Glycine riboswitch aptamer from Bauldia sp., 93 nucleotides, folded computationally. The prediction has a mean pLDDT of 77. It was read from a public genome assembly, where an Rfam model found it.

RNA sequence: ACGACCGCCGGGAGAGACUGGACCGUUCCACCGGUCCGGCGCCGAAGGAGCAACCGCCCCGGAAACUCUCAGGCGAAAGGACCGGACGGUCGG
Numbered sequence: 001a002c003g004a005c006c007g008c009c010g011g012g013a014g015a016g017a018c019u020g021g022a023c024c025g026u027u028c029c030a031c032c033g034g035u036c037c038g039g040c041g042c043c044g045a046a047g048g049a050g051c052a053a054c055c056g057c058c059c060c061g062g063a064a065a066c067u068c069u070c071a072g073g074c075g076a077a078a079g080g081a082c083c084g085g086a087c088g089g090u091c092g093g
Stems, first nucleotide, its partner, number of pairs: 002092006008085004016040001018039008041074003047070001048068003054062002
């Protein structure tokens, strides 16, 4: 040089701004907003689990963006598999 991981930067999809109750904003009612606890519907691209084409002489082992939806998510924001980077660090070499 190159590779792996971490950090940083850029990109990055899907699916109800659904609904009931309680509480708070607010002394009472209504509206609105927020928090919590439920109900129904839905999504797959954190993580997790399953199938196994394939890798591998065999064993051991590895193995999807497929499947499930436990977890997570369903306005924006955040998060986000994955992709890219002339930046930084560690390790291998």